Model confidence (mean pLDDT): 81 of 100.
Predicted 3D model of a 72-nucleotide RNA (transfer RNA) from a Patescibacteria group bacterium.
Its Rfam family is "tRNA". About the family: Transfer RNA (tRNA) molecules are approximately 80 nucleotides in length.
Parts: sequence; C1' cells; structure tokens
RNA sequence: GCCGCCUUCGUCUAGUGGUUAGGACAACAGGUUUUCAUCCUGUAAACAGGGGUUCGAUUCCCCUAGGCGGUG
Repeated sequence: GCCGCCUUCGUCUAGUGGUUAGGACAACAGGUUUUCAUCCUGUAAACAGGGGUUCGAUUCCCCUAGGCGGUG
C1' cells in the first nucleotide's frame, strides 16, 4: 500500500428497517441489619463522527477516525 472484520450505558453484551434500545456486573438511593457485607426494591446511564437511500436507519450504502487480522 491492498483486502477483510469490529466500534451500543462506567465494563461486558443482546438487538439487524417502525417498539420505551433490553440484560448482567458496577454506581446511586431506599428497605433489612447494631454496623459492614449479603439479600430485596427502585433510579440514572449508551448506538464512534459525517453524508446518502427510505415515509421511517442502531440496522442498508459511502466517506472519515480508531482497533484487530491477513497479505505484497
């Protein structure tokens, strides 16, 4: 240089055109407990950036950025 794959709450992950973007852990608040831990209940928190297609895009297409792999 070329080719391919990936990027979603703090972390890991599900979702593949229309839904409230769901779950686990973590965080915070409350309950329980003499206190901590455990346990129970609740809350907040995310689609890498830009453009295109579409009535509608996290999902499809293009470019950019970052990461990973292969190859000359």